[in-house]
Molecule: Glycine riboswitch aptamer
RNA sequence: GAGGACUCUCUGGAGAACACAUUCAGUUGUGUGCCGAAGGUGCAAGGCUUACGCCGAAUCUCUCAGGCAAACGGACAGAGACGCAGAA
Numbered sequence: 001g002a003g004g005a006c007u008c009u010c011u012g013g014a015g016a017a018c019a020c021a022u023u024c025a026g027u028u029g030u031g032u033g034c035c036g037a038a039g040g041u042g043c044a045a046g047g048c049u050u051a052c053g054c055c056g057a058a059u060c061u062c063u064c065a066g067g068c069a070a071a072c073g074g075a076c077a078g079a080g081a082c083g084c085a086g087a088a
Stems, first nucleotide, its partner, number of pairs: 006083001007081006017032005033068003039064001040062001042060001046055003
């Protein structure tokens, strides 16, 4: 002590489901369908490489994972706190 990231606390926080069977129970299973905002996949500009090829963002993309009452979770946003790291 400019700027940055992470962690923790509080607040806000979207989308999408039916059928059949089963269960004390939206309990569990099967089928078909659907959603994108945990995580993960893919890449544009651009950069690197003799070349092959590699690197490379998102709320985009895929739907693997996850989800489709509520709760939980939840990208992201706001506020606060400790610690870490740290340019000139």